[in-house]
Context: one part of a larger RNA
Molecule: small-subunit ribosomal RNA, 5' domain
Organism: uncultured prokaryote
RNA sequence: GAUUGAACGCUGGCGGUAGGCUUAACACAUGCAAGUCGAGCGGAAACGAAGGUAGCUUGCUACCAGGCGUCGAGCGGCGGACGGGUGAGUAACGCGUGGGAAUUUGCCUAGUAGUGGGGGAUAGCCCGGAGAAAGAAAUCCGGAUUAAUACCGCAUAUACCCUACGGGGGAAAGAGGGCCUCUCCUUGGAAGCUCUUGCUGUUGGAUGAGCCUGCGUCGGAUUAGCUAGUUGGUAGGGUAAAGGCCUACCAAGACAGCGAUCCGUAGCUGGUUUGAGAGGAUGAUCAGCCACACUGGGACUGAGACACGGCCCAGACUCCUACGGGAGGCAGCAGUAGGGAGUAUUGGACAAUGGGCGCAAGCCUGAUCCAGCAAUGCCGCGUGUGUGAAGAAGGCCUGCGGGUUGUAAAGCACUUUCAAUUGGGAAGAAAGAUUUAGAGUUAAUACCUCUUGAAUAUUGACGUUACCAAUAGAAGAAGCACCGGCUAACUCUGUGCCAGCAGCCGCGGUAAUACAGAGGGUGCGAGCGUUAAUC
Numbered sequence: 001g002a003u004u005g006a007a008c009g010c011u012g013g014c015g016g017u018a019g020g021c022u023u024a025a026c027a028c029a030u031g032c033a034a035g036u037c038g039a040g041c042g043g044a045a046a047c048g049a050a051g052g053u054a055g056c057u058u059g060c061u062a063c064c065a066g067g068c069g070u071c072g073a074g075c076g077g078c079g080g081a082c083g084g085g086u087g088a089g090u091a092a093c094g095c096g097u098g099g100g101a102a103u104u105u106g107c108c109u110a111g112u113a114g115u116g117g118g119g120g121a122u123a124g125c126c127c128g129g130a131g132a133a134a135g136a137a138a139u140c141c142g143g144a145u146u147a148a149u150a151c152c153g154c155a156u157a158u159a160c161c162c163u164a165c166g167g168g169g170g171a172a173a174g175a176g177g178g179c180c181u182c183u184c185c186u187u188g189g190a191a192g193c194u195c196u197u198g199c200u201g202u203u204g205g206a207u208g209a210g211c212c213u214g215c216g217u218c219g220g221a222u223u224a225g226c227u228a229g230u231u232g233g234u235a236g237g238g239u240a241a242a243g244g245c246c247u248a249c250c251a252a253g254a255c256a257g258c259g260a261u262c263c264g265u266a267g268c269u270g271g272u273u274u275g276a277g278a279g280g281a282u283g284a285u286c287a288g289c290c291a292c293a294c295u296g297g298g299a300c301u302g303a304g305a306c307a308c309g310g311c312c313c314a315g316a317c318u319c320c321u322a323c324g325g326g327a328g329g330c331a332g333c334a335g336u337a338g339g340g341a342g343u344a345u346u347g348g349a350c351a352a353u354g355g356g357c358g359c360a361a362g363c364c365u366g367a368u369c370c371a372g373c374a375a376u377g378c379c380g381c382g383u384g385u386g387u388g389a390a391g392a393a394g395g396c397c398u399g400c401g402g403g404u405u406g407u408a409a410a411g412c413a414c415u416u417u418c419a420a421u422u423g424g425g426a427a428g429a430a431a432g433a434u435u436u437a438g439a440g441u442u443a444a445u446a447c448c449u450c451u452u453g454a455a456u457a458u459u460g461a462c463g464u465u466a467c468c469a470a471u472a473g474a475a476g477a478a479g480c481a482c483c484g485g486c487u488a489a490c491u492c493u494g495u496g497c498c499a500g501c502a503g504c505c506g507c508g509g510u511a512a513u514a515c516a517g518a519g520g521g522u523g524c525g526a527g528c529g530u531u532a533a534u535c
Stems, first nucleotide, its partner, number of pairs: 001535004006531005013381006020373001021339001027336002030334003035078003040075002043071002047069002051064005085292003094217007103209002108205008116154001118152002126143005160169003174197006183190002218264003225255001227253001230252008267289004271282004294315005317328004345371001347370003353367001354365004384414004394405004418476001420471005428462001433456005438450003479524005484505003490519005500507002
């Protein structure tokens, strides 16, 4: 000199923009952070609408039947493996980079072949009983009864899997809209036709994931030997998959001074910072990968987890209890206590972007977008402009003549950025909905679909938005450090090796430009200094 996720002291007008527990991976009150689908299913607790009956205050209440809008609880599907947090562990194929073969991949996409015919249950509902809570609408026990895109057989098998090449094994589910053109039958349905979507087998693709490997990746030798599934083989098991991954048997190997093993420290990288560079230091924010989710262990489900807001066991801690037993996990967003020099609101919205579910409308989303707080950083703007010598008064100095503060002020003439008040006012909005034209599909002018066109009324948290105009008036807006040398800037008074200063050299013992105050000056400026840290 540059830099910082900084802190402290003094001071403090506005805006834009970025960042904000580096410490206790300490403990957590409260609320929210993952749901959705009625176009899979049986249904109807609540609300609304419509129907009936009764009471009647004449538009309310109660009851009944029904399922029109919708929908609690339930079965079922998909998603809770993403998104969000943290850096404890890890010196490792963890990460970075370059190769590889023995794998898998829901949703998506392109093919190909199918989607036939049956069955038995079980939630829910209902009945009876139990009963502190967990579990009260939803629990437990018993009974009765019911559905499905839930479950299980049968058939079929192009491709697929196994094979001793003879053969053997193994699937599926429906739902929604439209039409009577043809058959039955005539309010209209059934079959049928048609469109959309789903389901099953399988082959590719894409994306994601698992695995192997060359090289690189901190310090210590006051750590020199280390290893027994250890190193290799055979056979078997296991996995989606190669492999001591596991087991049995056999052999005796494997690693190490090019640092094994052990100990300490540490998430890694793109980057960041400094430097002319080489290099050093570092790994906040943002992005990629990894690891973790109170501590330790385990599997289940699933395409994917050994799963932050899932399950089981053990432990520590906290809470409830009728003492029999139960409940919990903020390293999600806010917030609390504690620790600390030190780090924010128990805010708004799904309007946009993205995600989950859904045909869609839509619902959910502390992701995200915004707002709030603090000069934490960076950037920009302002705190007026011109004129003005009687060089005013006051202050300070003085050699008492004067000098300086100083065009500084006052005065005069202007301007109004920003802030204030009032009014106007974009963009972030694309979609989606309704109507309609066209095209495709079809028996069809239905329905449905569209990178198509047109019209209509809408959708903004921010928001009193950005921006623009008007109004009034210099009006509301300057400090901090330093002045012996390094280092830009000097005098007076007080003090008298005292009080004090100090980054280094050093100042202070009666004329201190070095202490303290004042006047003056210098430097930066909404900041300025100090401390800490890196180069």